[in-house]
């Protein structure tokens, strides 16, 4: 420098245009225990990377930055 693929809660991840953006681990509080842990109930936690188009409606599509990652020169 070129194609390319990816960016969702603390971490990991689903999610192919409309309803509460799913789910695991983590966290917080209850029950249970002498106590932790485990189980088992409930919460709390997301500008969907950043800015624009597109459409009645965008995590989804399209277009530019920015970050990561791959293959090539």
């Nucleotide at each position: 420098g070129a194609u390319u693929u990816c960016u969702u809660g603390g971490c990991g991840u689903a999610g192919a245009g409309g309803u509460c953006a799913u789910c695991g681990c983590g966290u917080u509080u209850g029950u249970c225990u002498u106590a932790c842990a485990c189980a088992c109930a409930a919460a709390a936690g997301g500008u969907c990377g950043c800015g624009g188009g597109u459409u009645c409606g965008a995590u989804c599509c399209c277009c530019g930055c920015a970050g990561a990652g791959a293959u090539u020169a």
Molecule: transfer RNA
Organism: Pelagophyceae sp. CCMP2097